Predicted 3D model of RNase P RNA and transfer RNA as a complex of 410 nucleotides.
Rfam match: Bacterial RNase P class A. Rfam classes the family as a ribozyme.
């Protein structure tokens, strides 16, 4: 060069003009209330503010609220290598494991000698294993023979090294060994287990031992940690009109009102509950509700625009996504 | 907006503790019955198990995500 790989940002710019929703100041137009200063609501004008990186999926967590609750527990249900960070989810970093030529990716990664359970079909056997076929011994038969011995059959045994079967066959290569065979011996590499050493720890390197002890917990379970429930339609504040139930009064010896009480006046209707915890109003926001704004033309550059739009708030996963920037690293491969 | 369910043949539904070629009713099609139709017999086709990934020798089945659709709270 070209491919690749890590983070990180960006998500049309700029002006004009129209128009939307919020907040603040003005006019004092309109309209309702009030004797009036004023004040609700609308209208104008003026400033100012007005989607995201995921605002989405609502899958986790947490704030906040209610209810419950002396403390615990049992069911359920999330997490599960090691360190730190962090209320938690979950993120940094390490480790070991798979991929990758390498930058780097990806990993639900505690435990199968706790304990119950699985592994269809093939296959001789699938779990305190087995013996089809081969291979070795040994008896016997029946042929052959160069008389040593051999093929075949058939019994007793041995052995798992090979052949076949499966996803998987009780470590693996390779030498010795043997009647044929085997961790039966030995080197080497896997596993186990034990020392030392380095590391905070997972674990790594070394050295010695007896040879070996399968998979499946994204099956049940064990064994740590962590969770009490319900969610802003939570919850707080809470009307007014009809109706309708109940008490109290109805011409003064007294319900209410009038200044707390007496007198005096007034004076028929007065109170409470249902209606309804309804409507509203708050929770509600440096966007913020009416569960309805955040846009729309016209010109100019540009690489010609992608997935998408708050609704209690935060903090994380996960999906979704045109196109482009910018830093760092690889270098199988091609060129200088 | 906050909470829960379910996806399997053209329609309804089964599918056990993961195992053999995913099965059953209705329908659809052939074929025989009848002069014809319908019934009746006897056979057949028909499936990306919503979609992808992952565990497992093996996945409708376990897990993860994602997509439709239903349904409760005012």
């Nucleotide at each position: 060069c070209u491919c690749g790989c890590a983070g990180g940002c960006c998500g049309g710019g700029u002006g004009a003009c129209c128009g939307c929703g919020g907040c603040g100041c003005g006019c004092a137009c309109g309209u309702c209330g009030g004797c009036g200063a004023c004040g609700g609501c609308g209208g104008c004008g003026c400033g100012u503010c007005g989607a995201g990186g995921a605002a989405a999926g609502u899958c986790c967590g947490g704030a906040c609220a209610c209810c419950g609750c002396a403390g615990g527990g049992c069911a359920g249900g999330a997490c599960g290598c090691u360190g730190g960070c962090g209320c938690a989810a979950g993120c940094c970093a390490g480790g070991c494991g798979g991929c990758g030529a390498a930058a780097g990716c990806c990993g639900a990664c505690g435990g199968a000698a706790a304990g119950u359970g699985g592994a269809a079909c093939a296959g001789a056997a699938a779990g305190c294993a087995g013996a089809c076929c081969a291979c070795c011994u040994c008896g016997c038969g029946u042929c052959c023979c160069u008389c040593g011995g051999g093929c075949c059959g058939c019994g007793a045994g041995g052995c798992c090294a090979g052949g076949g079967u499966g996803a998987a066959a009780c470590g693996g290569u390779g030498g010795g060994g043997u009647a044929a065979g085997a961790g039966c011996c030995c080197a080497c590499c896997a596993g186990c287990g034990u020392c030392g050493c380095g590391g905070c720890g997972a674990c790594g390197c070394g050295g010695c031992g007896g040879c070996u002890c399968g998979c499946c917990a994204a099956a049940c379970c064990c064994c740590g940690u962590c969770c009490g429930g319900u969610g802003c339609a939570a919850g707080g504040c809470g009307a007014a009109c009809a109706g309708g139930g109940c008490c109290c009064g109805u011409c003064a010896u007294c319900a209410g009102g009038u200044u707390g009480c007496c007198c005096g006046c007034c004076g028929a209707g007065g109170g409470c509950c249902c209606g309804g915890g309804u409507a509203g109003c708050u929770g509600c926001c440096u966007a913020g509700a009416g569960g309805g704004a955040u846009g729309g033309u016209c010109a100019c550059c540009c690489u010609c625009g992608a997935c998408a739009g708050a609704a209690u708030c935060c903090g994380g996963c996960u999906u979704a996504c045109a196109g482009g920037c910018c830093u760092g690293c690889u270098a199988a491969g091609g060129g200088a | 907006g906050c909470g829960g369910a379910u996806g399997u043949a053209g329609c309804u539904c089964a599918g056990u503790u993961g195992g053999c070629u995913a099965g059953a009713g209705c329908g659809u099609c052939u074929g025989c019955u009848u002069g014809c139709c319908a019934u009746g017999c006897a056979g057949a086709a028909g499936g990306u198990c919503g979609u992808g990934g992952g565990u497992u020798c093996g996945a409708g089945u376990c897990c993860c995500a994602u997509c439709a659709u239903c349904c409760g709270c005012u």